[in-house]
């Protein structure tokens, strides 16, 4: 220099997925955030070719498969837009014959996982020093 590997979370990242307070360690409440369900109008001709939700995680076309392409969706690159470049993701789960939207209502969840990351630019914002 390069590449691996471990350790460290004060600090960051994806995702709603966090705080608070009572409890007295079992939880139970609030606040937020975040999903479903649910009239009237309106909208739908759909109902085994089953249908649908949750997510960025779809759509088409190619293949015997594998798995390729194209459009299109999403995240990072340590203030906040933008736009430019770089990289990276497009899994997974759940309902269980059944749900268009939807005031009131009614209900649910608050997880899980990861990082030595450190581009450029224009405008705007804030901070710290010195005069």
């Nucleotide at each position: 220099c390069a590449c691996u590997c471990u350790g460290u979370a004060u600090g960051g990242c994806u995702g709603a997925a966090u705080c608070u307070c009572g409890u007295c360690u079992g939880c139970g409440a609030g606040a937020g955030c975040g999903g479903g369900g649910g009239a009237a109008c309106c909208a739908c001709u759909c109902u085994u070719u089953g249908g649908g939700g949750c997510u960025a995680a779809g759509c088409g076309c190619c293949u015997a498969u594998c798995g390729g392409c194209g459009c299109g969706g999403g995240g990072u690159c340590a203030c906040a837009c933008u736009u430019c470049g770089a990289u990276c993701c497009c899994a997974g789960c759940c309902c269980g014959u059944c749900a268009g939207c939807u005031a009131a209502c009614c209900u649910c969840g608050c997880a899980a996982g990861c990082c030595g990351u450190c581009g450029a630019a224009g405008u705007g914002c804030g901070g710290u020093g010195g005069g």
This is a predicted structure of a 131-nucleotide RNA (c-di-AMP riboswitch aptamer (ydaO/yuaA leader)) from a Bacillota bacterium.
The sequence was found by an Rfam model in a public genome assembly.
Rfam family: c-di-AMP riboswitch aptamer (ydaO/yuaA leader). Its family is annotated with regulation of gene expression and cyclic-di-AMP binding in the Gene Ontology.